RNAcentral holds the full RNA, with entries from ENA. This is a predicted structure of a 386-nucleotide part of an RNA (large-subunit ribosomal RNA, domain III) from Candidatus Defluviilinea sp. Its Rfam family is "Bacterial large subunit ribosomal RNA". Gene Ontology terms of the family: ribosome and structural constituent of ribosome. Taxonomically the source falls in Candidatus Defluviilinea (Bacteria, Chloroflexota, Anaerolineae, Candidatus Villigracilaceae). Model confidence (mean pLDDT): 83 of 100.
[in-house]
Context: one part of a larger RNA
RNA sequence: GAGUAACGAUAAUGCGGGUGAAAAACCCGCACGCCGUAAGCCCAAGGUUUCCUGCGCAACGUUAAUCGGCGCAGGGUGAGUCGGCCCCUAAGGCGAGGUCGAAAGACGUAGUCGAUGGGAAUCAGGUUAAUAUUCCUGAACCUUGUAUUGCUGCGAUGGGGAGACGGAGAAGGCUAGGCCGGCCGGGUGUUGGAUGUCCCGGUUUAAGCGUGUAGGGAGAGGACUUAGGCAAAUCCGGGUCCUUAAUUCUGAGACGUGAUGACGAGCUCCCAUGUGGAGUGAAGUGGUUGAUGCCAUGCUUCCAGGAAAAUCCUCUAAGCUUCAGGCAAUACAGGACCGUACCCUAAACCGACACAGGUGGGCGAGGAGAGAAUCCUAAGGCGCUU
Numbered sequence: 001g002a003g004u005a006a007c008g009a010u011a012a013u014g015c016g017g018g019u020g021a022a023a024a025a026c027c028c029g030c031a032c033g034c035c036g037u038a039a040g041c042c043c044a045a046g047g048u049u050u051c052c053u054g055c056g057c058a059a060c061g062u063u064a065a066u067c068g069g070c071g072c073a074g075g076g077u078g079a080g081u082c083g084g085c086c087c088c089u090a091a092g093g094c095g096a097g098g099u100c101g102a103a104a105g106a107c108g109u110a111g112u113c114g115a116u117g118g119g120a121a122u123c124a125g126g127u128u129a130a131u132a133u134u135c136c137u138g139a140a141c142c143u144u145g146u147a148u149u150g151c152u153g154c155g156a157u158g159g160g161g162a163g164a165c166g167g168a169g170a171a172g173g174c175u176a177g178g179c180c181g182g183c184c185g186g187g188u189g190u191u192g193g194a195u196g197u198c199c200c201g202g203u204u205u206a207a208g209c210g211u212g213u214a215g216g217g218a219g220a221g222g223a224c225u226u227a228g229g230c231a232a233a234u235c236c237g238g239g240u241c242c243u244u245a246a247u248u249c250u251g252a253g254a255c256g257u258g259a260u261g262a263c264g265a266g267c268u269c270c271c272a273u274g275u276g277g278a279g280u281g282a283a284g285u286g287g288u289u290g291a292u293g294c295c296a297u298g299c300u301u302c303c304a305g306g307a308a309a310a311u312c313c314u315c316u317a318a319g320c321u322u323c324a325g326g327c328a329a330u331a332c333a334g335g336a337c338c339g340u341a342c343c344c345u346a347a348a349c350c351g352a353c354a355c356a357g358g359u360g361g362g363c364g365a366g367g368a369g370a371g372a373a374u375c376c377u378a379a380g381g382c383g384c385u386u
Base pairs, nucleotide, nucleotide: 013031014030015029016028017027018026032383033382034381035380040363041362042361043360046343047342050341051075052074053073054072055071056070060068061067080141081140082339083338084337086119087118088117092113093112094111098107099106100105122139123138124137125136126135142335143334144333145332146331147330148329149328150327151326152325153320154319158315159314160313161312166302167301168300169299172295173294174293177289178288179287180286181285182203183202184201185200186199187198188196204262205261208257209256210255215250216249217248218247219244220243221242222241223240224239225238226237228236229235263284266280267279268278269277270276271274303306349358350357365377366376367375368374
């Protein structure tokens, strides 16, 4: 220079009460304003206690601070079913032997790792200051083992099937959600009118189990035979014949049950103050609209022709065949370990900062609208720390 510039989006504050040494900023209330395919909600990555409570205000916070993602202390993350671990493989990595190479090492078979993919099973309600598909209540399901009973050709690292997959397009059936009526509860005015075609609020309920629909796919069953499937096969494939017009597989949703339950506007009581506790509890139904979600890995079409392996089903080989093993039902037992708080378009991640930047996925309501545009609003969240 100078008590100058600046105090980080022009979404916006005002009043009353509380606390306190002190209040424009903290807490409560009432208004007002802003976002609302977000500036709301839930995850992944990343962070790693920032979560909740109490006590503090030196420093941190671009001001003050009684407040805080700050300091100190205490508390908090509960799983057979969510995710991982586990089983399986992809690209790729490693790699017994091996090949190559002065050495170091390189490549690579068998194999072994490796998810961003495949593989068993859970929902609704309640609860905490802070966790919940994890706790509790109610209602389920899967898998492994053991026992009993009944029936019985079982057996794999091998064979076969299935798993098993591209792009685009179109039509249909549904549902979530929305809206309206009806129903239930409450209100009916201190302004000219308003018992009415009035106003306000509510009208919610899962997985599972039963049934097997709209629709989609394939003809199906039997007998004999067989140069293929590295051996075998009753399996798959090929061939011959017979029977049959339907059969079988798949499949959303709806309906019933789950539910004589839960939830539920309100009402009553209590401590009288907190987003409190206890109790009770009405209606809970029809229409319409309607997805980018489900049927659907479907159908049609196109050429560039669109993973693998395990689990599962089936077939036999060696072998076993009073056993062992397999199938079914019932009962009982087991289901370990790790993650789980909180932020997540952000003041908690990446940007030296409480930085107008960047950051993958899911949900994403109403009016107007073709629309996830845009404007205004709901739920919810904020007014961006002078």